[in-house]
RNA sequence: CGAGCCGGCCGGGCGGCCGCGUCGGGUGCCGGCACCGAGAGGGGCCGGUGUCCCGCCGAGGAAAGUCCGGGCUCCACAGGGCAGGGUGGUGGGUAACGCCCACCCGGGGCGACCCGCGGGAAAGUGCCACAGAAAGCAGACCGCCCCGGCGCGCGGGAACGCGUGGCGGGGCAAGGGUGAAAGGGUGCGGUAAGAGCGCACCAGCGCCCGGGGUGACCCGGGCGGCUCGGCAAACCCCACCUGGAGCAAGGUCAAGAGGGCGGUCCGGCAGGGCCGCCUGCGCAGGCGUUCGAGGGCUGCCCGCCCGAGCCUGCGGGUGGACCGCUGGAGGCUGUCGGCAACGCCAGCCCGAGAGAGAUGGCCGCCGGCGCGGGUUCCCGAGGGGCCCGUGCCACAGAACCCGGCUUAUAGGCCGACUCGUCCG
Numbered sequence: 001c002g003a004g005c006c007g008g009c010c011g012g013g014c015g016g017c018c019g020c021g022u023c024g025g026g027u028g029c030c031g032g033c034a035c036c037g038a039g040a041g042g043g044g045c046c047g048g049u050g051u052c053c054c055g056c057c058g059a060g061g062a063a064a065g066u067c068c069g070g071g072c073u074c075c076a077c078a079g080g081g082c083a084g085g086g087u088g089g090u091g092g093g094u095a096a097c098g099c100c101c102a103c104c105c106g107g108g109g110c111g112a113c114c115c116g117c118g119g120g121a122a123a124g125u126g127c128c129a130c131a132g133a134a135a136g137c138a139g140a141c142c143g144c145c146c147c148g149g150c151g152c153g154c155g156g157g158a159a160c161g162c163g164u165g166g167c168g169g170g171g172c173a174a175g176g177g178u179g180a181a182a183g184g185g186u187g188c189g190g191u192a193a194g195a196g197c198g199c200a201c202c203a204g205c206g207c208c209c210g211g212g213g214u215g216a217c218c219c220g221g222g223c224g225g226c227u228c229g230g231c232a233a234a235c236c237c238c239a240c241c242u243g244g245a246g247c248a249a250g251g252u253c254a255a256g257a258g259g260g261c262g263g264u265c266c267g268g269c270a271g272g273g274c275c276g277c278c279u280g281c282g283c284a285g286g287c288g289u290u291c292g293a294g295g296g297c298u299g300c301c302c303g304c305c306c307g308a309g310c311c312u313g314c315g316g317g318u319g320g321a322c323c324g325c326u327g328g329a330g331g332c333u334g335u336c337g338g339c340a341a342c343g344c345c346a347g348c349c350c351g352a353g354a355g356a357g358a359u360g361g362c363c364g365c366c367g368g369c370g371c372g373g374g375u376u377c378c379c380g381a382g383g384g385g386c387c388c389g390u391g392c393c394a395c396a397g398a399a400c401c402c403g404g405c406u407u408a409u410a411g412g413c414c415g416a417c418u419c420g421u422c423c424g
């Protein structure tokens, strides 16, 4: 310098004008409370509110998908059985995880490194498309070999021999062919031809022994011809984990239709208005109250418990405020422990909180990248530098909060490492 691989980070900056939200202050208005004053009136405090004024702060690396895991909240939490769901090499990290780190095994790459939905297929059941003879009790299309008989050719006086082509009976699994896969490989022996049929070496599997490692597993040796197909993201088996719902969770206050009680006023004595307190609506139909409706054990059954209301339809009322709400498994820096994920300790910091849902729009300058053009500048001759014009600057938007994963993302920066070439 070129090509590559992995990790971390940023994701526009400045200014002007206009606008939005929370909070704080001011001010205007409204309400309440006491106080001063004989009165008129006066100021004070508290609360609410605004086309008003000022100030601080105001989205993300993914706020997204809502796919996992937790916190938090409510419900449930005698017992037994069955089912369901999830996870799946090993060790560690963590609040927890299906996440992360390290390692093991298998596969890919010269390499840095990457990929793995990575328990069990000699418990059972099931499936294996197309092609092919045969796909699970393996099998025989071409082929190879033996035997019988026939035809033809050659030799022979003949018997017969040799060669060859069909046919029939058998043997084989070497070679060809099909397939994702045909059930070890190479060689020698063996044979009619062959074959783990026998042997040597190699590969795998099983058993035994020794060594290393916390472990997955690895290394070495011996024995056994044992050579055994794949799929478990098919059922299934094994091990471990697993209550349900979600901030519209949940809580407090106010209001309300209808009704009751009390006080007061009006009245034609039927009733009505106003105020205060309590309750929380009306109508119709069905089922049910010890012969048990319905509910709970949040998948089901047994069993147990509660139990006087429950279900459906129609109509009416309120549809407001506050809490939950953001300071937390929080962020940054440093020491120490650890290969690492991460943890301990110390110091510093506080950064949105809406409720139809704010965080925006326009303009100017700068910046980055691409394209086109110019150049009296530079060099290793194709680029670089400078100038001008032009286009683009992403994905996307908090809603209870965290930890992850996944997906989207214009452009850019930094670091470690690998391979190749050249130079020292």
Base pairs, nucleotide, nucleotide: 001420002419003418004417006415007414008413009412010411012366013365014364015363016362017361018360020058021057023055024054025053026052027050028049029048030047031046032045033044035042036041060395064406065405067404068403069402070401071400072246073245074244075243079302080301081300082299084242085241086240087239088238089103090102091101092100093099104118105116106115107114108113119237120236124235125234126231127230128229141176142175143172144171145170146169147168148167150165151164152163153162154161155160184202185201186200187199188198189197203227204226205224206223207222208221209220210219211218212217250323251322252321253320258279259278260277261276262275263274264273265272266271281315282314283313284312285311286310287309294306295305296304297303330349331348332347333346334345336343337342367393368392369391370390371389372388373387374386375385377384378383379382
Source information: A computed fold for a 424-nucleotide RNA from a Frankiaceae bacterium, annotated as Bacterial RNase P class A. It was read from a public genome assembly, where an Rfam model found it. Its Rfam family is "Bacterial RNase P class A". By type it is a ribozyme. Taxonomically the source falls in Frankiaceae (Bacteria, Bacillati, Actinomycetes, Frankiales).